[in-house]
RNA sequence: GGAGUCGACCAGACAAUCGCUGCGUGCGCGACACGUGGAGGAAAGUCCGGGCUCCAAAGGGCAGGGUGCCAGGUAAUUCCUGGGGGGCGUAAGCCUACGGCCAGUGCAACAGAGAGCAGACCGCCUAAGCGGGUAAUGAUACUCGCCGGUAAGGGUGAAAGGGUGCGGUAAGAGCGCACCGCGCGAGUGGUAACACAAGCGGCACGGUAAACCCCACCUGGAGCAAGACCAAAUAGGGAGGCAAUGCGCGGCCCGCGCAGUCUCCGGGUAGGUCGCUAGAGAGUUGUGGUGACGCAGCUCCCAGAUGAAUGAUUGUCCACGACAGAACCCGGCUUAUGGUCGACUCCAACU
Numbered sequence: 001g002g003a004g005u006c007g008a009c010c011a012g013a014c015a016a017u018c019g020c021u022g023c024g025u026g027c028g029c030g031a032c033a034c035g036u037g038g039a040g041g042a043a044a045g046u047c048c049g050g051g052c053u054c055c056a057a058a059g060g061g062c063a064g065g066g067u068g069c070c071a072g073g074u075a076a077u078u079c080c081u082g083g084g085g086g087g088c089g090u091a092a093g094c095c096u097a098c099g100g101c102c103a104g105u106g107c108a109a110c111a112g113a114g115a116g117c118a119g120a121c122c123g124c125c126u127a128a129g130c131g132g133g134u135a136a137u138g139a140u141a142c143u144c145g146c147c148g149g150u151a152a153g154g155g156u157g158a159a160a161g162g163g164u165g166c167g168g169u170a171a172g173a174g175c176g177c178a179c180c181g182c183g184c185g186a187g188u189g190g191u192a193a194c195a196c197a198a199g200c201g202g203c204a205c206g207g208u209a210a211a212c213c214c215c216a217c218c219u220g221g222a223g224c225a226a227g228a229c230c231a232a233a234u235a236g237g238g239a240g241g242c243a244a245u246g247c248g249c250g251g252c253c254c255g256c257g258c259a260g261u262c263u264c265c266g267g268g269u270a271g272g273u274c275g276c277u278a279g280a281g282a283g284u285u286g287u288g289g290u291g292a293c294g295c296a297g298c299u300c301c302c303a304g305a306u307g308a309a310u311g312a313u314u315g316u317c318c319a320c321g322a323c324a325g326a327a328c329c330c331g332g333c334u335u336a337u338g339g340u341c342g343a344c345u346c347c348a349a350c351u
Base pairs, nucleotide, nucleotide: 001347002346003345004344005343006342007341008340009339010338012317013316014315015314016313017312018311020038021037022036023035024034025033026032027030040323044334045333047332048331049330050329051328052223053222054221055220064219065218066217067216068215069083070082071081072080073079084098085096086095087094088093099214100213104212105211106208107207121154122153123150124149125148129146130145131144132143133142134141135140162180163179164178165177166176167175181203182201183200184199187196188195189194227274228273229272230271237265238264239263240262241261242260245259246258247257248256249255281300282299283298284297285296286295287294288293318321
């Protein structure tokens, strides 16, 4: 100097003027004055988890859904931390749904002889059995064919039922042996995942479960437009009183129903209040832990709107400013995005 990996931090600065808005104080209570607070690292996606609220609910099971190496952290998680196995990279480092296809079922296009308890297309062989030919006929030898043997070699495929070598054989073959691989595995270490491994076994048990499925564990539903409270006008409901009047049923009386008026009650619409921001809160110091994180002390209060505020203009400066706007709250994940710094790795050159 180049290429890369990981982590942390910042999010234009300052001033003036004019606005918007929460809270506090003041008074002459006005939409007045003063003081003070006023978006983010992602406020986003709404993908997980929890708080909170309402509904449901004896207990158990099925179905459905989710999770799936081990240990820990946490309010909780599909998150985080540490570790193990596997994969990628020269490395720093990164990725990983990583239980089970000797319970059952399914799937594997094309090619290929054969794709699952496989397969003779080419090749290799003719030992055993049968038939023929040649050498003079039977013995014997050579040769051809049939019936066969063979998974070494070729060829197909993503994948063809261990690999290399020696022996062996008619040719071959874990058929035998050595080494490597594989399976089982006493024992040892580790909380565990797992690692190492004496010894045994000629080698089986092909692949696929983000295929059905099996196993283990977890799991009620809806969401702040949750939900709670106050409560007009108009209309309607219930109870009681007054009036004894009208209408209907009827020939008449009793009775029943409807209508009037007054008081009370409850539901509930508009509207309003609460929920709403002091919290799994922030900062700092100490301390335990490899770490996620926990504990203790001190300090601080840091948006809370509801047509919905957080803005505009001007000046100065610089490195000239990306993505983007809260709506119940919090912890994660993911996605968008400008810049600064640090640590580490590899390569090249120079001293």
Molecule: Bacterial RNase P class A
Organism: Pseudomonadota bacterium